[in-house]
RNA sequence: CAAGUGAGCCGGGUGAUCGCGGCGUCUUCGGAUGCUGAGGAAAGUCCGCUCUCCACAGAGCGCGAUGCUGGGUAACGCCCAGAGCGAGGUGACUUGCUGGUAUAGGGCAACAGAGAAGCGUAUUACUAGCAGAUGGCAGAUAGCAAAUGGCAGAUGGCACUUGCUAUCUGCUAUAAGCGAUAUGCCAUUUGCUAGUGAGGGUGAAACGGUGCGGUAAGAGCGCACCAGCGCGCGCGGUGACGCGUGCGGCUAGGCAACCCCCAUCGGGAGCAAGGUCGAACAGAGUCGAGAUGCGGCUCGCAUCGUUUGAGACUCGGGUAGACUGCACGAGUUGAUCAGUAAUGAUCAAUCGAGAGAGAUGAUCGCCACUCGCAAGAGGACAGAAAGCGGCUUAUAGGCUCGCUUGAACA
Numbered sequence: 001c002a003a004g005u006g007a008g009c010c011g012g013g014u015g016a017u018c019g020c021g022g023c024g025u026c027u028u029c030g031g032a033u034g035c036u037g038a039g040g041a042a043a044g045u046c047c048g049c050u051c052u053c054c055a056c057a058g059a060g061c062g063c064g065a066u067g068c069u070g071g072g073u074a075a076c077g078c079c080c081a082g083a084g085c086g087a088g089g090u091g092a093c094u095u096g097c098u099g100g101u102a103u104a105g106g107g108c109a110a111c112a113g114a115g116a117a118g119c120g121u122a123u124u125a126c127u128a129g130c131a132g133a134u135g136g137c138a139g140a141u142a143g144c145a146a147a148u149g150g151c152a153g154a155u156g157g158c159a160c161u162u163g164c165u166a167u168c169u170g171c172u173a174u175a176a177g178c179g180a181u182a183u184g185c186c187a188u189u190u191g192c193u194a195g196u197g198a199g200g201g202u203g204a205a206a207c208g209g210u211g212c213g214g215u216a217a218g219a220g221c222g223c224a225c226c227a228g229c230g231c232g233c234g235c236g237g238u239g240a241c242g243c244g245u246g247c248g249g250c251u252a253g254g255c256a257a258c259c260c261c262c263a264u265c266g267g268g269a270g271c272a273a274g275g276u277c278g279a280a281c282a283g284a285g286u287c288g289a290g291a292u293g294c295g296g297c298u299c300g301c302a303u304c305g306u307u308u309g310a311g312a313c314u315c316g317g318g319u320a321g322a323c324u325g326c327a328c329g330a331g332u333u334g335a336u337c338a339g340u341a342a343u344g345a346u347c348a349a350u351c352g353a354g355a356g357a358g359a360u361g362a363u364c365g366c367c368a369c370u371c372g373c374a375a376g377a378g379g380a381c382a383g384a385a386a387g388c389g390g391c392u393u394a395u396a397g398g399c400u401c402g403c404u405u406g407a408a409c410a
Stems, first nucleotide, its partner, number of pairs: 001406010012367007020037007039381001043392002046390005051270004063266005068082005083098006099261002105259002107255002124199001125196014143178002147174012208226006227251001229248008274324004283315005290304005331350008369378003
């Protein structure tokens, strides 16, 4: 210097004229004059209170809200500081969730998948047994059988007493080799039964991971290490929790922002709450014979009234209306102290809107700011209604401080 990030703050100043609300002063009651008059959110009305009225013996059921730890506060679903598990960012930092061992109980999990929580499992896969099929092998056998013999007969030849020999036929012996069925073994395959949950596959999620052993095949079935859970112990911390270590069975899944359970808190309505005064009209009570009109008085007349009560006085509730609630309050400003902080304590100073259908507006001068060479132009969101503390949302532009990343220079 650039880009970011966190915390906090400002939201033009001053004056004039006219108009409006409020409070004073003077007044000849016509008026004159002085002071004062929106916000950080006055907004949404989402939480928490003060205040007011109504309800309320006590207890329980039900309903609603809140929910890690510690602190702050009148209180809170708010604020501060911290813890655990995640998500984003190079980083400063930002951000979500968090009572319950989910064995107190119930419930849920689309689609896919064999199977979604039951100790469950198949139309895949591995293995064993039984049964069948096909193929191969093994030795033995029935059977077939080349070949070589033996005996008998027939015929021919030789010899002529028995005989010798060749061929054919019959019987028979040995037998190379071929070889069905059955049996056994092996392989493939089919079915059934059983074992397995290792492999493949589905899913957001499938009941720990890796290795060695083991087994028919496998499996925490066994062992080593790791992860996770539970029960202990030591150390640190107020605590949530952290660090270390030992043992155990080897694994007991997720959702409580579904019901539920536990703990804490909660009665309802709201200032048009509520309080005080109080016309008129109507009403009640007491007294009660007159009252009113005819332009002043008397008489007179008329009307109303004297059981249906004129008129006067009194009374209660309370409408219009007036006052109040309603501006001294968990106030504001400053300093000091305590605390990491939120916040608190002490001291000093100070009073800064108050309407009641609801005032707070308009025009202009000067200064400051932004844009523009200049003339000139521009300035956000937004308006109190009994008050206070928060949250959320809207907001042109600007300021201060801490930190991070990058670049350059010394």